[in-house]
RNA sequence: CUUCCAUCAUGGCCAACUGCUAGUAAUGGCAGGGCGCAAAGCCACGGGUCUUCUUUAGAUAGCCGGGUUGCCGAG
Numbered sequence: 001c002u003u004c005c006a007u008c009a010u011g012g013c014c015a016a017c018u019g020c021u022a023g024u025a026a027u028g029g030c031a032g033g034g035c036g037c038a039a040a041g042c043c044a045c046g047g048g049u050c051u052u053c054u055u056u057a058g059a060u061a062g063c064c065g066g067g068u069u070g071c072c073g074a075g
Base pairs, nucleotide, nucleotide: 005073012037013036017032018031019030020029021028022027035062041068042067043066045065046064047063048060049059050058051057
C1' cells in the first nucleotide's frame, strides 16, 4: 500500500412509528425514536421497484450490481 474481515477500541448511521414541514405523488427535510447496518458515507452509471399534475419528469444508494472516499487491525 492492497485485499479480506476476526477481535479490541473510539465511535457512527438510523428502520418502523409519532409530531411539524415541502411536494400532485412516490418520497424528502427537521425533532423524537431504534429495527437493524462494517460503509445503512457519497454517486442515479446499469438493472429492478415506486410515483406521475398526462408528459415530460421525479423517487429509491436501508433492492441488486458498479464507481468512489473512509475508522480499528489478527491474518